Small-subunit ribosomal RNA, 5' domain from a metagenome, 526 nucleotides, folded computationally.
Context: one part of a larger RNA
């Protein structure tokens, strides 16, 4: 000397960018963060409308109204495995990389092939009757479907059993043929479509094995019975001790096995000429984990933060009979601490979920608040101005040096500031009109429609130097000197050291060095 996610002290005018609990993976009051589809059902709580009926001349008012519209709980399909925290555990095929899978699966999407026929039985909602403080929950009668359930029709699908050929890497894989058997569905429509099943192929996401890479200790030297192979057999999408059973006694280790400590793991990020060396917060990419522990279910996919059971600690209701809960999601509280933000506005844009779309949900995101954390840019005016003013400070003290062209006083500017007036870009689809190709569809054209930010950014005039300077040091190192006080006292201090009566080192002033809207100080790394 650079760096930091910083901390303190003293100070503070703006703006752009970006950063923010490193501590206690402690506990959390409260809001919100996962929906969606009526073009899948039955329905009709509640909201509108059409119609009906009673008063009225009428306007209207009261009734009625699944006969729309559209819809709260229900079935039911699609997501809820993404998206968002977090670094708890882990030295390990987690992590990079490189490679294999003749040992694998993949909803949604593309493409292509083939189909889309008939029947039953419940079951929630509702309706009755109940039980319980409450979570909630019984029984009893009735219904529905893209819910389930079976008959048919089916293969280049799967299974068995053979045959011919190729090919390789041992097991074996590939065509190509025989013959058995077994397997499937749903509708909705505004007639435009969206769908459903089956099967091949792609494409995305994934699973598993392997080679090398990957922190400290030997004041850790022997470790290890499912242990290492082996046969058979379970499982699993899928090889394997991943399980079992029997059978053999072998596997790892001085190239450091075990063991204990410590860490998320990486693209990279400081810093150094490199070589390294330390680090892994913001982005991004994998990986663990979601109150401690286990555990499975559904599903393509999870052993599932905002699903479910069970143990277990906590904390709440309780009618003591029993229940309820999960912020390491944003925001917020309390606690720990040297320290870390608002219980904010939007879905406008860009992503995602659902849906034919309208659209609805998105604390992802995108804005905005707070805070010199940081970086980076602007400004605190700029020309002239000598009685070299006055007042301070010093001296060889009638005088002279400095503060100092600094001031004053002239003139000049308006960046900022205030106050006015104009005012974006991000928007372009979607959808809707209406056109053109044009059979629809699809593709394009002209209108219109949509913005949190924000009446912000920014431009333009007005006013008037007006609104704006600290902070640290001056003994060498190290760029900056003198006088007062103090008297080895008070005190300084990164090191050497300084102070005991003429201190450039301690305090105070005048002076001046050095950075500057920041300046020191402290912590850590090079």
């Nucleotide at each position: 000397g650079g760096a930091u996610g910083a901390a303190c002290g003293c100070u503070a005018g703006c703006g752009g960018c970006a950063g923010g609990c490193u501590u206690a993976a402690u506990a959390c009051a409260u809001g919100c963060a996962a929906g969606u589809c009526g073009a899948g059902g039955g329905g009709c709580a509640g909201c509108g409308c059409a119609g009906u009926g009673u008063a009225g001349c009428a306007a209207u008012a009261c009734a009625u109204g699944g006969g729309c519209g559209g819809c709260g709980a229900c079935c039911g399909g699609c997501a809820a495995a993404c998206g968002g925290g977090u670094g708890c555990g882990g030295a390990a095929c987690a992590c990079g990389u490189a490679c294999g899978c003749a040992a694998c699966c993949u909803u949604c999407c593309u493409u292509c092939a083939a189909g889309u026929g008939g029947g039953g039985a419940a079951u929630a909602g509702c309706c009755c009757a109940g039980g319980g403080a409450a979570a909630c929950u019984u029984g009893g009668a009735u219904u529905a479907g893209u819910a389930c359930c079976u008959c048919g029709u089916a293969a280049c699908a799967u299974u068995a059993u053979g045959a011919a050929a190729u090919g390789g890497c041992a097991u074996c894989a590939u065509u190509u043929u025989a013959u058995a058997a077994u397997u499937a569905u749903a509708g909705u429509u505004c007639c435009g479509a969206c769908g459903c099943u089956u099967g091949a192929a792609g494409a995305u996401g994934g699973g598993c094995g392997u080679g090398c890479g990957c922190c400290u200790g030997a004041u850790u030297a022997g470790g290890u019975a499912g242990u290492u192979g082996g046969c058979g057999g379970g499982g699993u999408a899928a090889c394997g001790g991943c399980c079992c059973a029997c059978c053999a006694a072998g596997c790892c280790u001085a190239c450091g096995a075990u063991c204990a400590g410590u860490a998320a793991c990486u693209g990279g990020u400081g810093u150094g000429a490199g070589a390294g060396c330390a680090c892994g917060a913001c982005c991004a990419g994998u990986c663990a984990c979601a109150c401690g522990g286990g555990c499975a279910c559904u599903g393509a996919g999870a052993c599932a933060c905002g699903g479910g059971c069970c143990c277990g600690a906590c904390u709440c209701c309780u009618a003591c009979g029993g229940g309820a809960g999960g912020c390491a999601g944003c925001a917020g509280u309390a606690a720990g601490g040297a320290a870390u933000a608002u219980u904010g506005g939007u879905c406008a844009a860009u992503g995602g979920a659902c849906g034919c779309a309208a659209g609805u949900c998105u604390g992802a995101a995108c804005c905005a608040g707070c805070c010199a954390u940081g970086c980076c840019g602007c400004g605190u005016g700029g020309a002239g101005g000598a009685u070299g003013a006055a007042g301070g400070u010093c001296c060889u003290c009638u005088g002279g040096a400095u503060u100092g062209u600094a001031a004053a006083c002239u003139u000049c500017u308006u960046u900022u500031a205030u106050c006015u007036g104009g005012g974006a870009a991000g928007a372009a689809a979607c959808c809707c009109a209406c056109g053109u190709u044009u059979u629809c569809u699809a593709a394009u054209g002209u209108g219109g429609u949509u913005g949190a930010c924000g009446g912000u950014a920014c431009c333009a005039g007005a006013u008037g130097a007006a609104u704006a300077a600290g902070c640290a040091c001056c003994g060498g190192c190290u760029a900056a000197c003198u006088c007062c006080g103090u008297g080895c006292c008070a005190g300084c201090a990164g090191c050497c050291g300084c102070g005991g009566u003429a201190a450039u080192a301690c305090g105070g002033a005048g002076g001046g060095u050095g950075c500057a809207a920041g300046c020191g100080u402290u912590a850590u790394c090079c």
Notes: Its mean pLDDT, the model's own confidence on a scale to 100, is 86.